Small-subunit ribosomal RNA from an uncultured bacterium, 1364 nucleotides, folded computationally. It matches the Rfam family "Bacterial small subunit ribosomal RNA". The prediction has a mean pLDDT of 85. The sequence is in RNAcentral, with records from ENA and SILVA.
[in-house]
RNA sequence: UGCCUAAUACAUGCAAGUCGAGCGGUAACAGGUGUAGCAAUACAUGCUGACGAGCGGCGGACGGGUGAGUAACGCUUGGGAAUCUGCCUGUUAGUGGGGGACAACCCGGGGAAACUCGGGCUAAUACCGCAUACGCACUACGGUGGAAAGCCGGGGACCGCAAGGCCCGGCGCUAACAGAUGAGCCCAAGUCGGAUUAGCUAGUUGGUAGGGUAACGGCCUACCAAGGCGACGAUCCGUAACUGGUCUGAGAGGACGACCAGUCACACCGGAACUGAGACACGGUCCGGACUCCUACGGGAGGCAGCAGUGGGGAAUAUUGGACAAUGGGCGAAAGCCUGAUCCAGCGACGCCGCGUGGGUGAAGAAGGCCUUCGGGUUGUAAAGCUCUUUCGGUGGGAACGAAACGGUUACGACUAAUACUUGUGACUAAUGACGGUACUCACAGAAGAAGCACCGGCUAACUACGUGCCAGCAGCCGCGGUAAUACGUAGGGUGCGAGCGUUAAUCGGAAUUACUGGGCGUAAAGCGUGCGCAGGCGGUUACUUAAGUCAGGUGUGAAAGCCCUGGGCUUAACCUAGGAAUUGCGCUUGAGACUGGGUAGCUUUGAGUGUGGCAGAGGGAGGUGGAAUUCCACGUGUAGCAGUGAAAUGCGUAGAGAUGUGGAGGAACACCGAUGGCGAAGGCAGCCUCCUGGGCCAGCACUGACGCUCAUGCACGAAAGCGUGGGGAGCAAACAGGAUUAGAUACCCUGGUAGUCCACGCCCUAAACGAUGUCAACUGGUUGUUGGUGGGGUUAAACCCAUUAGUAACGAAGCUAACGCGUGAAGUUGACCGCCUGGGGAGUACGGCCGCAAGGUUAAAACUCAAAGGAAUUGACGGGGACCCGCACAAGCGGUGGAUGAUGUGGAUCAAUUCGAUGCAACGCGAAGAACCUUACCUACCCUUGACAUGCCAGGGAGCCCGAUGAGAGUUGGGUGUGCCCGAAAGGGAACCUGGACACAGGUGCUGCAUGGCUGUCGUCAGCUCGUGUCGUGGGAUGUUGGGUUAAGUCCCGCAACGAGCGCAACCCUCGCCCUUAGUUGCCAUCAUUCAGUUGGGCACUCUAGGGGGACUGCCGGUGAUAAGCCGAGAGGAAGGUGGGGAUGACGUCAAGUCCUCAUGGCCCUUACGGGCUGGGCUACACACGUGCUACAAUGGCGGUGACAAUGGGAUGCUGAGGGGCGACCCCGAGCAAAUCUCAAAAAGCCGUCUCAGUUCGGAUUGCACUCUGCAACUCGAGUGCAUGAAGGUGGAAUCGCUAGUAAUCGUAGAUCAGAACGCUACGGUGAAUACGUUCCCGGGCCUUGCACACACCGCCCGUCAC
Repeated sequence: UGCCUAAUACAUGCAAGUCGAGCGGUAACAGGUGUAGCAAUACAUGCUGACGAGCGGCGGACGGGUGAGUAACGCUUGGGAAUCUGCCUGUUAGUGGGGGACAACCCGGGGAAACUCGGGCUAAUACCGCAUACGCACUACGGUGGAAAGCCGGGGACCGCAAGGCCCGGCGCUAACAGAUGAGCCCAAGUCGGAUUAGCUAGUUGGUAGGGUAACGGCCUACCAAGGCGACGAUCCGUAACUGGUCUGAGAGGACGACCAGUCACACCGGAACUGAGACACGGUCCGGACUCCUACGGGAGGCAGCAGUGGGGAAUAUUGGACAAUGGGCGAAAGCCUGAUCCAGCGACGCCGCGUGGGUGAAGAAGGCCUUCGGGUUGUAAAGCUCUUUCGGUGGGAACGAAACGGUUACGACUAAUACUUGUGACUAAUGACGGUACUCACAGAAGAAGCACCGGCUAACUACGUGCCAGCAGCCGCGGUAAUACGUAGGGUGCGAGCGUUAAUCGGAAUUACUGGGCGUAAAGCGUGCGCAGGCGGUUACUUAAGUCAGGUGUGAAAGCCCUGGGCUUAACCUAGGAAUUGCGCUUGAGACUGGGUAGCUUUGAGUGUGGCAGAGGGAGGUGGAAUUCCACGUGUAGCAGUGAAAUGCGUAGAGAUGUGGAGGAACACCGAUGGCGAAGGCAGCCUCCUGGGCCAGCACUGACGCUCAUGCACGAAAGCGUGGGGAGCAAACAGGAUUAGAUACCCUGGUAGUCCACGCCCUAAACGAUGUCAACUGGUUGUUGGUGGGGUUAAACCCAUUAGUAACGAAGCUAACGCGUGAAGUUGACCGCCUGGGGAGUACGGCCGCAAGGUUAAAACUCAAAGGAAUUGACGGGGACCCGCACAAGCGGUGGAUGAUGUGGAUCAAUUCGAUGCAACGCGAAGAACCUUACCUACCCUUGACAUGCCAGGGAGCCCGAUGAGAGUUGGGUGUGCCCGAAAGGGAACCUGGACACAGGUGCUGCAUGGCUGUCGUCAGCUCGUGUCGUGGGAUGUUGGGUUAAGUCCCGCAACGAGCGCAACCCUCGCCCUUAGUUGCCAUCAUUCAGUUGGGCACUCUAGGGGGACUGCCGGUGAUAAGCCGAGAGGAAGGUGGGGAUGACGUCAAGUCCUCAUGGCCCUUACGGGCUGGGCUACACACGUGCUACAAUGGCGGUGACAAUGGGAUGCUGAGGGGCGACCCCGAGCAAAUCUCAAAAAGCCGUCUCAGUUCGGAUUGCACUCUGCAACUCGAGUGCAUGAAGGUGGAAUCGCUAGUAAUCGUAGAUCAGAACGCUACGGUGAAUACGUUCCCGGGCCUUGCACACACCGCCCGUCAC
């Protein structure tokens, strides 16, 4: 401290009684007395203590509870006058004398009960008169009216038979005055939300008279008047007891009104009065109602929002406890009685405060747990162990304060005749404790009995493992979880707080996020479309005055408690207590007189206005008038088209269009001037003339004398469209029709076309009504243009210049701004007033009101929902944006692909398996530089289990080689032969090898390339990508890197708030091209010999080879450019000329690009199998689709013939010459050569001849037969040869690829892989073109710029409809 909900219903007990010293009395209890009796006891007796019921008095109006009602004089603060007030205090005066009743009681009656009726007796401090009346009330001022009660105690004289009188004291009583306290009434100010509540009011407002009240008052009644309240918010609706205070906050505020204290209201609901000092009365009365209970059915009883307690409601709130000991209250003279007020105890960690659950030591850093890089780390001095202490708890002792009053005794006073009584002050003193044997304290034993909760991704202190796998779950916000989760769950560890901790709900704060203190409104939400203007707000200057505001002093009040400060008391604290301060407020009073306000008087005045003289103008209204053009009509000329579009068609036209000429009609709008021009408040205003009319500007003078500014409500104006009535209607043109476009096209385009557009009158009242910027005033550097004035200079007149003023534009200082921007025309600095805003959506919507003929306008929400919506700027990316530039990008060319056959790869489908990967460019003759077995990873069958392979241990053996059997093979099982290597003299030791065994382990082409390293592709050999310092910017960032040139190039030059630097570019490297030099074998051969032959001698000059050098740099010239960089030149020179050709070389990064099947590697998974061995099969299958290459379709060709000419390469399990055989593939033989020597090796296109356009002397698929070679083995499934066969195919649709010079095209040659198996790949040389105007377009890229609602970045984002 504890029903916040049901002011819901209540069982039971208790919560207000007391007085016998007011009265008659005696039902119960106790005592006494008397009688009877031995006694027990019985009976009698109000005699005593006391006392049921009754009469009477006081109390019951306090105390206690609750917050339903109430938006009110209910409450708060401060005032006021027309009042009452029991008990209490003070003062004054009285308290005399009588009378008649009613209860109780007795008798009788009714009723179930509650209760009640009749008769009779009786007392009083009950009741009623009489007397008296200082005060008092009334009054006609003469007067009149009105009281009382006794009781108790004591006592000397006197009186009385007695009672008593009498006297004294106390308590009462009556009348009155005053006080105190309490209460009633009135006023000012304050006191929640809603205007989608704007009008309310007939006792209403006031007056007169009367009534009523304690008292004023329409409080009530009658009459009279027509008032009263309201935008300073009446009335109505909703909500709510108010305050001191409480919580929060720096404060100002905001929210609240538990406990405690003050006030109010209520007491089952509604109403009413009675009694009384006080009530319209919680535990009183009456009436009505609902509910509950009793009943004999006739009738009665009741009111917990008192304390406990019960049901119910609810997330939720306690004991049917003790005591009157203390404090206080009622009654009483008192003792005392009563007191669920109160004081205590009980229950609840509900709050606050304090304390404990141990302290010290203790490293073998124990065990266990957890993690681990396997070394260790951590839990952790923590534990154990040793030692110490004992609060709290336990047990046993001691033991308070709260309690001194009243009472008793006594001393001195007061009263008095009195030493009685009563009473005041002091001294002494008995008794009295619910809590409770409680606080406190002593002793004893023993670390003993005593720790949890939340959290650990960031905010926010604290991290790992396992499990799970967008599941389960978490979450205050952001967000975690899809197989390596510090975010879920668990564990270990840690962090925070601690008898608590966390959650939920709520309030304030942060939130300057309703901004008084203290915000905003150009673009973020926000300036009314514009003006006029009442109320309101604000207001020039001088003097005097006033004192409402304001300021200062004093004073009253602002209850106490609380907060704050200083003390004091509980061991401390919480808590309690004393004093102070504070209570920022209100009232009264005194003063001040600056400022604001009020009043008075001025201003020869500066705000505002009037007059005078000028000026400009599409300002407004009305009337008139003009020309050009369109259209239509008539007539003439004239002929086939016109019109329209991206292209067309609909349409018009031979019934004569269009074109052209003349004439006419009609309506609407006014070219040029014309403008960043002018005017107007805005909307808006444009040919010319006239009339009427508003405003503005300039100049000087005169006048008025603050007449002003702003403006809620109000009033007026208000584009276009629209509406009503009546006109008008040329052109244009919603709707509509037709034609096109399109997937569709209710559109964009075309042909027509009606409302409408025009006029008059009346409505509508909205716009991106915009400067997205309210009006007025003041102040604050400038420059330039332009319009209208004025003054001066200047000119013949102009132009022009200077100054000033009013507009209108451009740029800019300070300053402001989130930035953009604004910047004397402010968005700067200030003042006055108005309007408006408070996250997005819902929604400027619904409902209601008002307005409107309608359309609709105006005012204007909520539920619900989201975590954003939005502004400005930045960097990118993007654009069917712009500018510049590049690339075989297009174009110009040449040749292909796409059609055919077959080859090869892929998809698909198939299969026991057709192993796996690669999938736009950047997968698809790719990994694979070569699948018959092997490879091989797949499938089938059969086998092995420390294993085919590595390391460690033990035992044995010896290695190795040869020959069998069996089986598909792996394997299983026999026989024979045989002793090695190193060191060492030897003994011996060591290393390697084989077999067997047990365990650690091996093994995995199993998964994850989205866990990774490495490597690679791609943009792209594109020219870019960055950094340091400086500078600019709040910042993201910018600058540098942009700009002007130039380049293949961020290449270079110039300029520049930049200056430098790095990675890229270029160069350095390799190769080809020229020269020189060195060196000449296997190369070469000019000269000299020689040969069939550089064959040999000789030579090294040349070629060539391979080492080293040179050469090229825009260096020179001319032009151009800016005197630069550079560019141009059929320039010079040079083998080569502008990076000479080619290669290697790939910036920061992008694509979670590719690869776990090269390798490496984290994690997961398998372990007699997902490992290992082996046989056979498969990877080669085939309706089909795609990619890449080959060969062709033929005469630039086929075939035949032929002593033309290369380069790069390879070669010992090899290349293989010459010779021989075969038609040939090939075979036999074997020379030479580890190769500038030998060899592969024949180069082919070429040249000559023939064929003559045909499915051919093209083409070669397919098939048959016969062979060759490789290999253990060519069935599935190799290549080649010969003969025969002779398919499709006649140059290929849409589409698409490569190439810019020794290139394309074409022709062969070689190599890697490899037993064999290229049309592929990689190299090599031979022949050898065409074209490039150019950059509009396609694709890709670079730089600058612009837009953006994109940022996984246009393969983006996003809207609508439909479906699920």